[in-house]
RNA sequence: ACGCCUGUAGCUCAGCUGGUUAGAGCACAAAGCUUAUACCUUUGGGGUCCCUGGUUCGAAUCCAGGCAGGCGUA
Numbered sequence: 001a002c003g004c005c006u007g008u009a010g011c012u013c014a015g016c017u018g019g020u021u022a023g024a025g026c027a028c029a030a031a032g033c034u035u036a037u038a039c040c041u042u043u044g045g046g047g048u049c050c051c052u053g054g055u056u057c058g059a060a061u062c063c064a065g066g067c068a069g070g071c072g073u074a
Base pairs, nucleotide, nucleotide: 001073002072003071004070005069006068007067010026011025012024013023019057028044029043030042031041032040050066051065052064053063054062
C1' cells in the first nucleotide's frame, strides 16, 4: 500500500429478509434466605447500537466516507 473481517450494557456476545418495548449470560445494586458471608431465588439500574452524512413512512440492520482493532498478501 492493497484485500477481507469486526465495532451493540462495565465484560463476552445474540439480534435471520429494515417494522411496533434493543436482548442474553456474567458483573453491579436491593430484597428474601443466613448468626454473618457465600450459594440460591426474586426484583432493579445501566445503551445517543464507533463517528458523520445519505436512502426510506420507518435504519443496530441498507449505501457512502471516516476512525479503531484483527487477519492475510506484497